[in-house]
RNA sequence: AGCUCAUCCAGAGGGGCAGAGGGAACGGCCCGUUGAAGCCCCGGCAACCGGCGUCAGCCUGUCAUCUCGGAUCCCGCGAGGUAGCUGACGGCAUCGGUGCCAAUUCCGACCCGCAGUCAGUGGGACAGAUGAGGA
Numbered sequence: 001a002g003c004u005c006a007u008c009c010a011g012a013g014g015g016g017c018a019g020a021g022g023g024a025a026c027g028g029c030c031c032g033u034u035g036a037a038g039c040c041c042c043g044g045c046a047a048c049c050g051g052c053g054u055c056a057g058c059c060u061g062u063c064a065u066c067u068c069g070g071a072u073c074c075c076g077c078g079a080g081g082u083a084g085c086u087g088a089c090g091g092c093a094u095c096g097g098u099g100c101c102a103a104u105u106c107c108g109a110c111c112c113g114c115a116g117u118c119a120g121u122g123g124g125a126c127a128g129a130u131g132a133g134g135a
Stems, first nucleotide, its partner, number of pairs: 003133006013042005021031003026108003043101003048097003051092002053089006064082006070075001105127001110124005
């Protein structure tokens, strides 16, 4: 740099250094010398991944294990548990990996619907962000 999937109207800021920009890009509209970007410290939010919990299902057939029963030469043949696997939960947040902490991804930009002078409103696409995975 590019591929796949999920989510994006919720939530959460103080201090120090620094010194003019920042909100991706374009148009708006905002934020900023009452201090922008960036870096550091501390704090927080959240629940994507790992982890933990509860419930349900599967499971002895390519490596499980225990109890009971049946059979009995060998035995998963039957039931139940443990472990394991899968799924669900507006589950949890002690721990790990990220992420995030102005404004809905700040709004629009392209297409469609409703409404229609203007203004508006709902859905979708594109683009982007974050995570997980893969190459």
The prediction has a mean pLDDT of 80.
The RNA shown here (SAM riboswitch aptamer (S box leader)) has 135 nucleotides and comes from Saccharomonospora piscinae.
The RNAcentral record of the sequence draws on Rfam and Ribocentre.
Its Rfam family is "SAM riboswitch aptamer (S box leader)". Gene Ontology term of the family: regulation of gene expression.